[in-house]
C1' cells in the first nucleotide's frame, strides 16, 4: 500500500429516509423494610469528525480518523 466490514448513553445493544433516538447492565432518587439485600416507580444520559443529496438524514452518498478483517 489495495480490498472488504464497522463506530448509537458509562458499557452492551436496537431503530423501512418521518421515533420525544428504544431497551437491558449500570448511576441518581423516591416507595417499601427495623436495616441490608431482593422488589417496584421515576429521572438524567448517545448519533466519531467534515461535506453532499432530500423538504426531511442515525439511516443513503463522497472525504477523513479510529478499530476489525483479508492479500501482498
Nucleotide at each position: 500500500g489495495g480490498c472488504c466490514c464497522u463506530a448509537u448513553c458509562g458499557u452492551c445493544u436496537a431503530a423501512c429516509g418521518g421515533u420525544u433516538a428504544g431497551g437491558a447492565c449500570g448511576a441518581g432518587a423516591g416507595c417499601u423494610u427495623u436495616u441490608c439485600a431482593a422488589g417496584c416507580u421515576c429521572u438524567a444520559a448517545a448519533u466519531c469528525c467534515g461535506g453532499g443529496u432530500u423538504c426531511g438524514a442515525u439511516u443513503c452518498c463522497c472525504g477523513g480518523u479510529g478499530g476489525g478483517g483479508u492479500c501482498a